[in-house]
Molecule: transfer RNA
Organism: Candidatus Colwellbacteria bacterium CG10_big_fil_rev_8_21_14_0_10_41_28
RNA sequence: GCCGGGGUAGCUCAGUGGUAGAGCGAUACUUUCGUAAAGUAUGGGUCGGGAGUUCGAUUCUCCCCUCCGGCU
Repeated sequence: GCCGGGGUAGCUCAGUGGUAGAGCGAUACUUUCGUAAAGUAUGGGUCGGGAGUUCGAUUCUCCCCUCCGGCU
């Protein structure tokens, strides 16, 4: 330099155009003499950045940043 894949909650990841989700973790409460476990509830997101298409973009197109792999 070329090609491919990834970037979404604190972590691991779903989500193929119409209200952004799950598990774990966190916090509070219940339970217990107390802790752990269990149960219930709550909070937590500029969806990597910008532009374009569209009534509408996490999703489609282009550019850039960054991570991983391959080729030379």